[in-house]
RNA sequence: ACAUCAUCAAGAGCGGCUGAGGGACGGGCCCUUUGAAGCCGCGGCAACCCGCUCACUUCGUGUGAGCUCGGUGCCAAUGCCCGGUUCGAUGACGC
Numbered sequence: 001a002c003a004u005c006a007u008c009a010a011g012a013g014c015g016g017c018u019g020a021g022g023g024a025c026g027g028g029c030c031c032u033u034u035g036a037a038g039c040c041g042c043g044g045c046a047a048c049c050c051g052c053u054c055a056c057u058u059c060g061u062g063u064g065a066g067c068u069c070g071g072u073g074c075c076a077a078u079g080c081c082c083g084g085u086u087c088g089a090u091g092a093c094g095c
Stems, first nucleotide, its partner, number of pairs: 002094001004092005013042005021031003025083004043075003047072003051067006079087001
C1' cells in the first nucleotide's frame, strides 16, 4: 500500500523556533501576523489495543462498568456544512 472489522454530535493547553497558510478533495463557510502549517519541550484528553476485576448474555469476533502500566492516536467549529457508484481519519488484525 491492499483487505476485513469497529468508531468518528463528548473531551483536551502553555511556552520556544519559524513566518503564510490551514480546515483530506470540489463548492460553501470558517480559522489565521492578536501568528497558519511544521518542528521542539512540558502538559492534557480518552478512541482502540495489552493486562486485571465485576455484572449481563442470544454463549457469539457479544454488551456494559471500573482500574493500572504501556503502544499508537488525539487536543477550533457534528469528519464545520453539502456533494461523491463513499471519500477522509484513527485503532486492531491479516497479508
This is a predicted structure of a 95-nucleotide RNA (SAM riboswitch aptamer (S box leader)) from an Acidimicrobiales bacterium. Its mean pLDDT, the model's own confidence on a scale to 100, is 83. The sequence was found by an Rfam model in a public genome assembly.